Small-subunit ribosomal RNA, 3' minor domain from Veleropilina oligotropha, 163 nucleotides, folded computationally. Its Rfam family is "Eukaryotic small subunit ribosomal RNA". The family is grouped with related families in Rfam's "SSU clan".
Context: one part of a larger RNA
RNA sequence: CACCGCCCGUCGCUACUACCGAUUGAACGGUUUAGUGAGGUCUUCGGAUUGGUCCCGGCCUGGCGGGAAACCGUCGGGACGGUGCGCCGAAAAGUUGACCGAACUUGAUCGCUUAGAGGAAGUAAAAGUCGUAACAAGGUUUCCGUAGGUGAACCUGCGGAAG
Numbered sequence: 001c002a003c004c005g006c007c008c009g010u011c012g013c014u015a016c017u018a019c020c021g022a023u024u025g026a027a028c029g030g031u032u033u034a035g036u037g038a039g040g041u042c043u044u045c046g047g048a049u050u051g052g053u054c055c056c057g058g059c060c061u062g063g064c065g066g067g068a069a070a071c072c073g074u075c076g077g078g079a080c081g082g083u084g085c086g087c088c089g090a091a092a093a094g095u096u097g098a099c100c101g102a103a104c105u106u107g108a109u110c111g112c113u114u115a116g117a118g119g120a121a122g123u124a125a126a127a128g129u130c131g132u133a134a135c136a137a138g139g140u141u142u143c144c145g146u147a148g149g150u151g152a153a154c155c156u157g158c159g160g161a162a163g
Stems, first nucleotide, its partner, number of pairs: 003138001005135001008131002011128001014124004019119002023115001025114002028111005034105003039100004045094001049090005054084001055082003059078008141162009
């Protein structure tokens, strides 16, 4: 900037925010039914391998007895060998049953995120569109409650107020 003023709503464009939404949507996590079940513990067996001891065999060696000696008998000690199926232990693999049980599969439920054609709101801008409802007696005074109607602001009926 002072009526060539101010100003209201629909519609349209742009952007943002949250909402609904088929997809029997997706992902992650917790709890859990059922199934499978690595592994571990205890247990029933098992007995590769190995220790000790006894037995047998010869070798070395000590004591005693016999013997002239070789050697024989007997009682020990040492290092070996033995398909002795001797006795007593230790013990791996494997194995029976029970329990614990990671993990996986299928489902249930809860929580937290997340995609989505489309729908329907709000907000912000603009020099968009349509009108001009309000502000002057704003050209039908305005407003409140209520009901109906209409592109939109709005219009009409009833009751009320004066802001």